Molecule: transfer RNA
Organism: Anaerolineae bacterium
RNA sequence: GUCCCCAUCGUCUAGGGGCCCAGGACGAAGCCCUCUCAAGGCUUAAACUGGAGUUCGAAUCUCCAUGGGGACACCA
Numbered sequence: 001g002u003c004c005c006c007a008u009c010g011u012c013u014a015g016g017g018g019c020c021c022a023g024g025a026c027g028a029a030g031c032c033c034u035c036u037c038a039a040g041g042c043u044u045a046a047a048c049u050g051g052a053g054u055u056c057g058a059a060u061c062u063c064c065a066u067g068g069g070g071a072c073a074c075c076a
Stems, first nucleotide, its partner, number of pairs: 001072007010026004018056001028044005049065005
């Protein structure tokens, strides 16, 4: 330099046009239970990398950018 893949709560992830102002597990906070703690139950907070486009409608499709990973090439 060329090409390919990936990016969602604190962490790991579901999702692939409308069922999502985004769900689950762990973790966090609060309440219940308990003599106390643990375990258990209930509740709450917490995320779509940025921009543009397509569309009636985009987390989802396309393009650009950013970041991460990989393959190939170059290496006088």